The prediction has a mean pLDDT of 89.
A computed fold for a 349-nucleotide part of an RNA from a metagenome, annotated as small-subunit ribosomal RNA, central domain.
The full RNA is in RNAcentral, with records from SILVA.
Its Rfam family is "Bacterial small subunit ribosomal RNA". Its family is annotated with ribosome and structural constituent of ribosome in the Gene Ontology.
Context: one part of a larger RNA
RNA sequence: CUGGGCGUAAAGCGCGCGUAGGCGGAUUGGUAAGUGGGAUGUGAAAGUUUUGGGUUUAAUUUGGGAAUUGUAUUUUAAAUUGUUAACCUAGAGUAUGGUAGAGGGAGGUGGAAUUUUUUGUGUAGUGGUGAAAUGUGUAGAUAUAGGAAGGAAUAUUAGUGGUGAAGGUGGUUUUUUGGAUUAAUAUUGAUGCUGAGGUGCGAAAGCGUGGGGAGUAAAUAGGAUUAGAUAUUUUGGUAGUUUAUGUUGUAAAUGAUGAGAACUAGCCGUUGGGCCCUUUGAGGGUUUAGUGGCGAAGUUAAUGUGAUAAGUUCUCCGCCUGGGGAGUACGGCCGCAAGGUUAAAACUC
Repeated sequence: CUGGGCGUAAAGCGCGCGUAGGCGGAUUGGUAAGUGGGAUGUGAAAGUUUUGGGUUUAAUUUGGGAAUUGUAUUUUAAAUUGUUAACCUAGAGUAUGGUAGAGGGAGGUGGAAUUUUUUGUGUAGUGGUGAAAUGUGUAGAUAUAGGAAGGAAUAUUAGUGGUGAAGGUGGUUUUUUGGAUUAAUAUUGAUGCUGAGGUGCGAAAGCGUGGGGAGUAAAUAGGAUUAGAUAUUUUGGUAGUUUAUGUUGUAAAUGAUGAGAACUAGCCGUUGGGCCCUUUGAGGGUUUAGUGGCGAAGUUAAUGUGAUAAGUUCUCCGCCUGGGGAGUACGGCCGCAAGGUUAAAACUC
């Protein structure tokens, strides 16, 4: 190089945008680079192969042919790929009118609850557990009523519901902003798909600086439990959790399933649109874009999957190649650090 694979056995980058590259819709004409046919030159000899000669035969040996799949020149064909000139609208966009939405950013604001505090009522316990104790309380707690402060999260609605590329996203309101979908026209006319490098986003935890700190809670102190108890449980409790701005760049970042396109039985839900029918009903049908449950064919080692494919095909990228050593060492790059990324070998089974 060829090959076989990637839901669960090794294997889909966490997710976008996008450079090079690869691949790319319909029609007509030109061209002839790729492609196909022919011709000519060359492709040493030996070897191989075939057909003859010759040692009695054979091996050995020798004449002729084939082959030498290549290459150069030339000629020809024009389906296909390329290229070029036109043209088209089915892919992809744009404009106009609707619709749904926890999509993103910034500002304001509401109520419930916890805690603290203050005032009143009130009196001996309270809290916690399997049972207790540490704790807390006659300096008046717990409970209860009114006031105040502050931080964080937003009950019900709520839904295999919505939305976003993924991470994610949930009180309400104002403002700003991205995308999706739908209907009918108009318009551009292949403007497309993928995407090595590159670049951006990226939960939680962690780190830097400045705020904030109610609840909770690594670390940690005390009380129990126990043979012990560095666990569990309980009373406290700091970092953190919150915010602004940087940094980190990882997760079972999962659908353990890369992106795009086409085709291939049905049935039942649900969300957002459009159209039609209607007895106007909480109705029916149909068509789209999502999101779920079954299931035929097919597929699969099985489990399962099954139009949201793991079916049948095409294009492009990523990745795998026995277990351990090891996602480690060394080196490079990145980082304040923690560490991340790229990534072996000896040895061993």